[in-house]
Context: one part of a larger RNA
RNA sequence: CGUAGGAUAUUUGAGAGGAGCUGUUCUUAGUACGAGAGGACCGGAAUGGACAGACCGCUGGUGCAUCUGUUAGGGACCAAACCUAUAGCAGAGUAGCCAAGUCUGGCAGGGAUAAACGCUGAAGGCAUCUAAGCGUGAAGCCUCCCUCAAGAAGAGAUAUCCCAUCCGCAAGGAGUAAGACCCCUCGAAGACGACGAGGAGAUAGGCCGGAGGUGGAAGCACAGAGAUGUGCGCAGCUGACCGGUACUAAUAGGUCGAGGG
Numbered sequence: 001c002g003u004a005g006g007a008u009a010u011u012u013g014a015g016a017g018g019a020g021c022u023g024u025u026c027u028u029a030g031u032a033c034g035a036g037a038g039g040a041c042c043g044g045a046a047u048g049g050a051c052a053g054a055c056c057g058c059u060g061g062u063g064c065a066u067c068u069g070u071u072a073g074g075g076a077c078c079a080a081a082c083c084u085a086u087a088g089c090a091g092a093g094u095a096g097c098c099a100a101g102u103c104u105g106g107c108a109g110g111g112a113u114a115a116a117c118g119c120u121g122a123a124g125g126c127a128u129c130u131a132a133g134c135g136u137g138a139a140g141c142c143u144c145c146c147u148c149a150a151g152a153a154g155a156g157a158u159a160u161c162c163c164a165u166c167c168g169c170a171a172g173g174a175g176u177a178a179g180a181c182c183c184c185u186c187g188a189a190g191a192c193g194a195c196g197a198g199g200a201g202a203u204a205g206g207c208c209g210g211a212g213g214u215g216g217a218a219g220c221a222c223a224g225a226g227a228u229g230u231g232c233g234c235a236g237c238u239g240a241c242c243g244g245u246a247c248u249a250a251u252a253g254g255u256c257g258a259g260g261g
Base pairs, nucleotide, nucleotide: 001151005162006161007160008159009158010157011156015148016147017146018145021049022048023047024046025045026044027043033038051105052104053103054102055101059099060098061097062096066092067091068090069089070088071085072084073083074082109143110142111141116136117135118134119133163260165174166173167172179256180255181254182253183199184198185197186196187195203249204248205247206245207244208243209242210241212238213237214236219232220231221230222229223228
């Protein structure tokens, strides 16, 4: 820009893409077959591998604004806290992300066929699956399953909302409606656009409570010569997680957007 007014939701599916794999074991059955050795088809079940998708409850990895221990140096001293040294080094670890973790998938069904196997059947009194006609038949083809999809210009459908203003002879223009955007607070969304949640509302921060993490704070008291230990005390601290709460910031404002058959 188009989709014969302007919008907001929900959709149909022409078409396109993805997937499509396979082992072993048990059973049928030591049956059919075979002198024996050996050893099935058909059918039924279980359990794996690789591959693919999703997820983080479990097992773990990471986890540079979490907690703890500790070395050296620093800032008058003691104590506490802090800074620098690869994140100083080391131990653990929430959320998120992830696999080595967990779950799921290939199945089955329908249709038309290939090779092949048939029925009926002439040409050609017989025969013949083929010439007319009719069947069976594959991991393959079309469906079925998953994803995208109306720019599918054949531009589809359904529901709901907005209405018939003003200027102009007309072409056209203007302010608006429903609605949308800019701007702003943000996000399990994201390169940027986009997408999603919000801007009197729980969007982000703060605060309150909790979960989870760390692992027992400071201070005081007691014990000990001291290092240190014990008690108050599952203590103190705590990023992303959960619930709540308008305290702070989403202010102020601007732009676009129908008049149709």